[in-house]
Molecule: transfer RNA
Organism: Spirochaetota bacterium
RNA sequence: GGGCUCAUAGCUCAGUUGGUUAGAGCGCUUGACUCAUAAUCAAGUGGCCCUAGGUUCAAGUCCUAGUGGGCCCA
Numbered sequence: 001g002g003g004c005u006c007a008u009a010g011c012u013c014a015g016u017u018g019g020u021u022a023g024a025g026c027g028c029u030u031g032a033c034u035c036a037u038a039a040u041c042a043a044g045u046g047g048c049c050c051u052a053g054g055u056u057c058a059a060g061u062c063c064u065a066g067u068g069g070g071c072c073c074a
Stems, first nucleotide, its partner, number of pairs: 001073007010026004019057001027045006050066005
């Protein structure tokens, strides 16, 4: 220098060939249970989806550029 791939909640990830208000597990908070803690159960808690543009009636999803991580080639 060239190519591929990833970026969504505090963490690990889903999001079905664009369409109703973006989800799960773990975590955290409160309560129940217990002499108490853990476990268990119930309720609650959270992200405008890496950044900036573009396409569209409508973008996490498509296109372009950039940033950062990983892999390959030179």